[in-house]
């Protein structure tokens, strides 16, 4: 330099165009004498700008980050 996957919640991963979801984590609360454990609830995200579309996490395109491969 060229290809190739990937990028969604604080971690780690789903979701193949039609209300973004669990797991651990983190509050809050219920039990206990008291903590843990366990039980119930709560709040957190689509790497950035465009483009198609009634509607994009998702299909295109640029940019920006990563792993990998050729050379």
């Nucleotide at each position: 330099g060229c290809c190739u996957u990937c990028u969604u919640a604080g971690u780690u991963c789903a979701a193949u165009g039609g209300u973004a979801g669990a797991a651990c984590a983190g509050c809050g609360g219920u039990a206990u004498c008291g903590u843990a454990a366990a039980c119930c609830g709560c709040g957190g995200a689509u790497g950035a700008c465009a483009g198609u579309c009634c509607g994009a996490u998702u299909c295109u395109g640029u940019c920006a980050g990563a792993a990998g491969g050729c050379u």
A computed fold for a 71-nucleotide RNA from a Candidatus Woesebacteria bacterium, annotated as transfer RNA. Model confidence (mean pLDDT): 83 of 100. Its Rfam family is "tRNA". It is annotated as a transfer RNA. Its family is annotated with triplet codon-amino acid adaptor activity in the Gene Ontology.